[in-house]
Notes
The prediction has a mean pLDDT of 81. Predicted 3D model of a 73-nucleotide RNA (transfer RNA) from Gigaspora rosea. NCBI's taxonomy places the organism under Eukaryota, Fungi, Glomeromycetes, Diversisporales, Gigaspora. RNAcentral holds the sequence, with entries from ENA and Rfam.
RNA sequence: GCAUCUGUGGUGUAGUGGUUAUCACGUGUGCUUCACACGCACAAGGUCCUCGGUUCGAUCCCGAGCAGAUGCA
Numbered sequence: 001g002c003a004u005c006u007g008u009g010g011u012g013u014a015g016u017g018g019u020u021a022u023c024a025c026g027u028g029u030g031c032u033u034c035a036c037a038c039g040c041a042c043a044a045g046g047u048c049c050u051c052g053g054u055u056c057g058a059u060c061c062c063g064a065g066c067a068g069a070u071g072c073a
Stems, first nucleotide, its partner, number of pairs: 001072007010025003018056001027043005049065005
């Protein structure tokens, strides 16, 4: 340099156009315990990588860019 793939809370993920973005771990609070752990309940935490386009409507489709992975040279 070329090709393919990926980008979603702190971490890992689900979500192939429809009005509240899912779950697990983690974090905080409460219950429980003499206390801790486990368990249970509740809560906080997301510009869905960026910009533009298509559409009545975009996490999802298209283009460019950025970052990363793999292969080729």